The prediction has a mean pLDDT of 76. Bacterial RNase P class A, 351 nucleotides, folded computationally. Rfam family: Bacterial RNase P class A. Rfam's curators write: Ribonuclease P (RNase P) is a ubiquitous endoribonuclease, found in archaea, bacteria and eukarya as well as chloroplasts and mitochondria. Of the family's consensus pairs, 95% are formed in the model.
RNA sequence: CAGGCAGACCGGGUGAUCGCUGGUACUUUUGGUACGAGAGGAAAGUCCGGGCUUCACAGGGCAGGAUACCGGCUAACGGCCGGCUGAGGUAACUCACGGGAAAGCGCAACAGAAAACAUGUAGCCGAUGGCGGGGAACCCCGCACAGGUAAUAGCGAAAAGGCGGUGUAAGAGACCACCGGCCGGGCAGUAAUGCCCGGCGCAUUGCAAGCCCUAUCCGAAGCAAGACCAUGAUGAAGGCUAUGGGGGUGCCCCUCCCGCUUUCAGGUAGGUCGCUUGAGGCCUGUGGCAACACAGGUCCUAGAUAGAUGAUCAUCCAAGACAUAACCCGGCUUACAGGUCUGCCUGAUCU
Numbered sequence: 001c002a003g004g005c006a007g008a009c010c011g012g013g014u015g016a017u018c019g020c021u022g023g024u025a026c027u028u029u030u031g032g033u034a035c036g037a038g039a040g041g042a043a044a045g046u047c048c049g050g051g052c053u054u055c056a057c058a059g060g061g062c063a064g065g066a067u068a069c070c071g072g073c074u075a076a077c078g079g080c081c082g083g084c085u086g087a088g089g090u091a092a093c094u095c096a097c098g099g100g101a102a103a104g105c106g107c108a109a110c111a112g113a114a115a116a117c118a119u120g121u122a123g124c125c126g127a128u129g130g131c132g133g134g135g136a137a138c139c140c141c142g143c144a145c146a147g148g149u150a151a152u153a154g155c156g157a158a159a160a161g162g163c164g165g166u167g168u169a170a171g172a173g174a175c176c177a178c179c180g181g182c183c184g185g186g187c188a189g190u191a192a193u194g195c196c197c198g199g200c201g202c203a204u205u206g207c208a209a210g211c212c213c214u215a216u217c218c219g220a221a222g223c224a225a226g227a228c229c230a231u232g233a234u235g236a237a238g239g240c241u242a243u244g245g246g247g248g249u250g251c252c253c254c255u256c257c258c259g260c261u262u263u264c265a266g267g268u269a270g271g272u273c274g275c276u277u278g279a280g281g282c283c284u285g286u287g288g289c290a291a292c293a294c295a296g297g298u299c300c301u302a303g304a305u306a307g308a309u310g311a312u313c314a315u316c317c318a319a320g321a322c323a324u325a326a327c328c329c330g331g332c333u334u335a336c337a338g339g340u341c342u343g344c345c346u347g348a349u350c351u
Base pairs, nucleotide, nucleotide: 001347002346003345004344005343006342007341008340009339010338012316013315014314015313016312017311018310020038021037023035024034025033026032027031040322044333045332047331048330049329050328051327052222053221054220055219064218065217066216067215068214069083070082071081072080073079084098085096086095087094088093099213100212104211105210106207107206108205121153122152123149124148125147128146129145130143131142132141133140134139161179162178164176165175166174180202181200182199183198184197185196186195187194188193226273227272228271229270234265235264236263237262238261239260240259244258245257246256247255248254280299281298282297283296284295285294286293287292317320
């Protein structure tokens, strides 16, 4: 210098005017004035986990759902960190829906002779037996009938270890070396796993993202959760002995309706709380490879309820993307114009 890998960050600036939502102070108080504050890295999708709230709940089981190599982190997780194995890349590094197929069931299209109790299409052989011929005989030649075989070819995602040799009639783990597999042991590691040694010639496949099995976890609904105050109206009980009014009934008792009044109840409109100080941010130190934990210091940074954070103008530049909180937090996923920084890898050149 060129190409690449990984990570972190920014996401128009400044000024003026008008407006909106909270806070504090003052005030002539449903208002006004002044000062100060006012969206994001994803506020999004609402996918996963937790806090919080109400309801449910002795304990256990069934059903259902989620997760699935090993270790760690965490409030928790399906998240994160580190490692293992496999795959890709020269490398930095990246990717993996990574438990179990001798518990059981199911499926394996097309092609192919045959696809799960293996089979024998082409082919090879035909030692042995058979048939024919030769020959005195051992034997030789031919046929491919019985039979042997699975090397070679072909089909397939997959054809029953691979490959080379020995061997044989041709062949075959039949035998041998190497590789692979299984079993046993040793060493290293917390473990996944790796390495080494010995044994076994070793038919019995794949799919669990088909059902299933094993292990672990999971009660339900969600801030329109929920708690409190409560106008009017309603309901319940009582009082109206200075005899309330009316009906049953002419009068008394009793009872019903209405009125006045007292207390109580649930609770609509409305209001208050929940509500933003929190598993919080930043800095430093310590432990740890890291995620993270601990200690000290420091900071306060929207809280509406029909729902504010906008509009216009000026100016500068690199000409501004995706997108707008609604209980909160940890993640994941998706969208994103342009730009900045850090570490690392490969190649070339120069010193």